A computed fold for a 158-nucleotide RNA from a Bacillota bacterium, annotated as c-di-AMP riboswitch aptamer (ydaO/yuaA leader). The coordinates come from a structure-prediction model, not an experiment, and the mean pLDDT is 75. The sequence was found by an Rfam model in a public genome assembly.

[in-house]
RNA sequence: AAUCAUUUCAUGCUGAAUCGCCGCGCAGGCGGCGUACGGGGGAACCGAUUCGCCAUGGCGCAUGUGCCGUGGCCACCGGGUGAAUCGCACAUCGCGACGGGCCUUCUCCCUUGGGCCCGAACCCAGAGCUAACCCCGGAAGCGGCUUAAGGGGGUCGU
Numbered sequence: 001a002a003u004c005a006u007u008u009c010a011u012g013c014u015g016a017a018u019c020g021c022c023g024c025g026c027a028g029g030c031g032g033c034g035u036a037c038g039g040g041g042g043a044a045c046c047g048a049u050u051c052g053c054c055a056u057g058g059c060g061c062a063u064g065u066g067c068c069g070u071g072g073c074c075a076c077c078g079g080g081u082g083a084a085u086c087g088c089a090c091a092u093c094g095c096g097a098c099g100g101g102c103c104u105u106c107u108c109c110c111u112u113g114g115g116c117c118c119g120a121a122c123c124c125a126g127a128g129c130u131a132a133c134c135c136c137g138g139a140a141g142c143g144g145c146u147u148a149a150g151g152g153g154g155u156c157g158u
Base pairs, nucleotide, nucleotide: 012142013141014140019034020033021032022031023030024029037137038136039135040134041133046128052073053072054071055070056069057068058067059066077126078124079123080122081121085097086096087095088094098119099118100117101116102115103114106154107153108152109151110150111149112148113147
């Protein structure tokens, strides 16, 4: 100096999910109160035009059926967070459309090309938007020296 393998550090990644104070504990950690940062409900105006299913009570109606209330359910439809959807095939281990993330330079943004990945999960209980107002989250999981340029900013040094 190069190659291979392992471990680890700095820097780092997805995400709203960071930071502070207090208490308990030998410690790992547990609990509480806040917080950067996020989400939902909720008028007028505007928009929309049946608004899930089952049971039950009341009112109305010539009948059918309609309206209102109460309770239950999430199987159908519907709704929310999220990039996480759609289509075509298939006896396989897929293809396409489209959506999302990462990889460069001290750092940020935009663009083009290339490479590598993801397209889940959970919740609600019938809800458009929505000022005031009300409610909730503030987790978890990973990685370990690398893509090449153009443009526009920032910071530091000279």